[in-house]
RNA sequence: GAAGUCCGCUAAACAAUCGCUGUGGCUAGCAAUGGCCAGAGAGGAAAGUCCGGGCUCCUAGGGCAGAGCGCCAGGUAACGCCUGGGGGAUGUGAGUCCACGGACAGUGCAACAGAAAGCAAACCGCCUAAGCGCCGCGCAAGCGGCGACGGUAAGGGUGAAAGGGUGCGGUAAGAGCGCACCGCGUCGGUGGCAACACGCGACGGCUCGGCAAACCCCGCUCGGAGCAAGACCAAAUAGGAGAACACGCGGCGCAAGCCGCAUGCAUGGCCCAUGCAGGUUCUCGGGUAGGUCGCUUGAGUUUCGCGGCGACGCGAAUCCUAGAUGAAUGAUUGUUCUCGACAGAACCCGGCUUAUCGGCGGGCUUCAUUU
Numbered sequence: 001g002a003a004g005u006c007c008g009c010u011a012a013a014c015a016a017u018c019g020c021u022g023u024g025g026c027u028a029g030c031a032a033u034g035g036c037c038a039g040a041g042a043g044g045a046a047a048g049u050c051c052g053g054g055c056u057c058c059u060a061g062g063g064c065a066g067a068g069c070g071c072c073a074g075g076u077a078a079c080g081c082c083u084g085g086g087g088g089a090u091g092u093g094a095g096u097c098c099a100c101g102g103a104c105a106g107u108g109c110a111a112c113a114g115a116a117a118g119c120a121a122a123c124c125g126c127c128u129a130a131g132c133g134c135c136g137c138g139c140a141a142g143c144g145g146c147g148a149c150g151g152u153a154a155g156g157g158u159g160a161a162a163g164g165g166u167g168c169g170g171u172a173a174g175a176g177c178g179c180a181c182c183g184c185g186u187c188g189g190u191g192g193c194a195a196c197a198c199g200c201g202a203c204g205g206c207u208c209g210g211c212a213a214a215c216c217c218c219g220c221u222c223g224g225a226g227c228a229a230g231a232c233c234a235a236a237u238a239g240g241a242g243a244a245c246a247c248g249c250g251g252c253g254c255a256a257g258c259c260g261c262a263u264g265c266a267u268g269g270c271c272c273a274u275g276c277a278g279g280u281u282c283u284c285g286g287g288u289a290g291g292u293c294g295c296u297u298g299a300g301u302u303u304c305g306c307g308g309c310g311a312c313g314c315g316a317a318u319c320c321u322a323g324a325u326g327a328a329u330g331a332u333u334g335u336u337c338u339c340g341a342c343a344g345a346a347c348c349c350g351g352c353u354u355a356u357c358g359g360c361g362g363g364c365u366u367c368a369u370u371u
Base pairs, nucleotide, nucleotide: 001367002366003365004364005363006362007361008360009359010358012336013335014334015333016332017331018330020041021040023038024037025036026035027034028033043342047353048352050351051350052349053348054347055226056225057224058223066222067221068220069219070218071085072084073083074082075081086100087098088097089096090095101217102216106215107214108211109210123156124155125152126151127150132147133146134145135144136143137142164182165181166180167179168178169177183206184204185203186202187201188200189198190197191196230293231292232291233290240284241283242282243281244280245279248261249260250259251258252257263277264276265275266274267273300319302317303316304315305314306313307312337340
């Protein structure tokens, strides 16, 4: 210098004016509600609602079922999160990725290809040593050839996978059949808290193949619903309970009741007309609209010190940093620049995941060059 990899920070800036939502002070008012001043007002993800909690109500005696998680140690309020370590895969490397318990408890699955795929298998190839049949040669023992029955997992071919690898010996040809080395397994030893590791020792020719994000088994965890949770205050109308007062006139009818007049209300300037109401007043309780709380001071922020490899913990000081509820956080103007991505709180935290124009800083790796 180039290429790469990991981590962190940032998320156009400044000023003026006018609004909107809270807060504090002063002030007017009985109150409701105003006036003035000051100060505050979205994010790294506020998102997806995927995990874990706080909080609230319901339930809570046990079990089944169901769901989730799954190498080891630690962190944490807790976690499926984080840190450190182990193992595996991958990359030259820095790094990245992994649901990473159990396949001698049982059940099951493996398309296509292939002769054969789960107490393995003979298609091509290789071999006829022994035994059998036939033929030839030979006095004979036997030798040679052919055939059937067979042997063979070394080589070819199929497949994701064909039951260790290389070499030497061995054999009819072969084969852990024997041996050496490598690999594997069991037991022991050593190191490590552990997962696990070992150029350690002994034994075993190697029997125990793969899939559990298939059922399943083992271990651990989990009660349900959610701030529209939930608590309080509480109007009108209707309905419920109670008390007091009132319950007109006429007709029909045994009665219940019906009809007319009168009365009240609504429409309307008035009359007519039409419609409605038959009790009125008060009290009580439930409950709706509406309002208040829950609501933002919290497993909090920042700085420093100490402990720890680290996640994190402890201590001291410091700061207060949106709280709306048809739902505020905006608009206009001016100046500047690199011309501006994803995106908007709704009870609150800890995580994960996803979206994101760019800019800045740092660690490390590989390659090239120079000293």